[in-house]
Predicted 3D model of a 79-nucleotide RNA (c-di-GMP-I riboswitch aptamer) from Deltaproteobacteria bacterium tcs-42. The source organism's lineage runs through Bacteria, delta/epsilon subdivisions and Deltaproteobacteria.
């Protein structure tokens, strides 16, 4: 000097529940509330799981990034 790890400090996000709203639904948005999280920031790319009004049929469409993997960006930096 670089890499890995992640103590401390400043902080950050925000589960379930409840209230209101959107949607056929999964689920999402806002408020409240904190289960937790060093990426619980973002991306639906791969896997996984969940939903499906409509319809002649076919197969398709949607959701979850706080399910896993991957990609990408970021605050601090002790032992």
């Nucleotide at each position: 000097c670089u890499a890995c790890c992640g103590a401390a400090a400043g902080g950050g996000c925000a589960a379930a529940g409840c209230c209101g709203g959107a949607g056929u639904a999964a689920u999402c948005c806002g408020g409240u509330g904190a289960c937790g999280c060093a990426a619980a920031g973002c991306c639906a790319c791969g896997g996984a799981u969940c939903c499906u009004c409509a319809u002649u049929g076919a197969c398709a469409g949607g959701a979850u990034c706080g399910c896993c993997g991957g990609g990408u960006u970021g605050c601090c930096g002790a032992a």